Transfer RNA from Candidatus Vidania fulgoroideorum, 72 nucleotides, folded computationally. The prediction has a mean pLDDT of 81. NCBI's taxonomy places the organism under Bacteria, Pseudomonadati, Pseudomonadota, Betaproteobacteria, Candidatus Vidania. The sequence is in RNAcentral, with records from ENA. Its Rfam family is "tRNA". By type it is a transfer RNA.
RNA sequence: GUCUAAUUAGUUUAAUGGAUAGAAUUGUUGAUUUGUAAUUAACAGAAAAAGGUUCGAAUCCUUUAUUAGACA
Numbered sequence: 001g002u003c004u005a006a007u008u009a010g011u012u013u014a015a016u017g018g019a020u021a022g023a024a025u026u027g028u029u030g031a032u033u034u035g036u037a038a039u040u041a042a043c044a045g046a047a048a049a050a051g052g053u054u055c056g057a058a059u060c061c062u063u064u065a066u067u068a069g070a071c072a
Stems, first nucleotide, its partner, number of pairs: 001071007010025004018055001027043005048064005
């Protein structure tokens, strides 16, 4: 330099173009216990950036950024 793939919560991740974006784990609070652990209930927490297509975009298209890989 060229090509390919990926980017969703603190972390790991799910999704037929249409419901308040679902779950695990972490965190906070409560219950249980003499206490801890375990268990259990509730709460909080997310679409890399910009633009376009569409009645409607996490999803499709373009550009940019970052990461990983292949080739030279």